[in-house]
RNA sequence: CCGUGACAAGGGCAAACCUGCCUAAAGGCCGGGACGCAAAGCCAUAGGGUCUAAGGUGCUUAAAGCGCUAUGACAGCCUGGUUGCCGCA
Numbered sequence: 001c002c003g004u005g006a007c008a009a010g011g012g013c014a015a016a017c018c019u020g021c022c023u024a025a026a027g028g029c030c031g032g033g034a035c036g037c038a039a040a041g042c043c044a045u046a047g048g049g050u051c052u053a054a055g056g057u058g059c060u061u062a063a064a065g066c067g068c069u070a071u072g073a074c075a076g077c078c079u080g081g082u083u084g085c086c087g088c089a
Base pairs, nucleotide, nucleotide: 003088004087005086012037013036017032018031020029021028022027035076041082042081043080046079047078048077049074050073051072055069056068057067058066059065
C1' cells in the first nucleotide's frame, strides 16, 4: 500500500420512544434513551429510490376536499465517491 472482518483491544455512533425548540410537512437540532451499526464518518451539485406538498397547477359552480408537481427532506434505502481505528485466523 492492497485485501479482509474470524479472534481480540481501545473505543465510536445512536433506532424506536420521550422533553424542549425549528418547520407547511417530510424532517432536523439539543438533551434523555439504546434497536442496532466495521464506516450507522462525510458527500443529496455522482446515479437510482423513498418521504413531504408550502408554492404552483388541474378537478369541483364555489367551498371543503382530491390529484399532479421539489425548489424541501432522507447518507440508519441501494449503488457510487471519499476519509478513518485495530487485527491478520
This is a predicted structure of an 89-nucleotide RNA (c-di-GMP-I riboswitch aptamer) from Heliomicrobium modesticaldum. Taxonomically the source falls in Heliomicrobium (Bacteria, Bacillati, Clostridia, Heliobacteriaceae). The same sequence occurs in records of 2 taxa. The coordinates come from a structure-prediction model, not an experiment, and the mean pLDDT is 90. RNAcentral holds the sequence, with entries from Rfam and Ribocentre.